Source information: This is a predicted structure of a 73-nucleotide RNA (transfer RNA) from a Candidatus Kaiserbacteria bacterium. The prediction has a mean pLDDT of 80. It was read from a public genome assembly. Taxonomically the source falls in Candidatus Kaiseribacteriota (Bacteria, Bacteria candidate phyla). Rfam family: tRNA. The family's RNA type in Rfam is transfer RNA.
């Protein structure tokens, strides 16, 4: 300097071909415990990195930024 791949909840990660943003766990209430952990129920929790642009309608297309991993010179 060129080239791929990634970035979604507090952490780890889904979201088939563009059509309603989810899972575990973690927190937090509540049951049950003498209490605490275990266990069980239950609601929350989101600017999908930015910025634009296509599109009727983008977490997925198209630019460019930005941070992080890999390879090349």
């Nucleotide at each position: 300097c060129c080239g791929c791949c990634c970035a979604u909840a507090g952490c780890u990660c889904a979201a088939u071909u563009g059509g309603c943003a989810g899972a575990g766990c973690a927190a937090c209430a509540c049951c049950c415990u003498u209490u605490u952990a275990a266990g069980g129920u239950g609601g929350a929790g989101g600017u999908u990195c930015c910025a634009g642009g296509a599109u009727c309608g983008u977490u997925g297309c198209c630019u460019g930024g930005u941070g992080g991993g890999c390879g090349g010179a």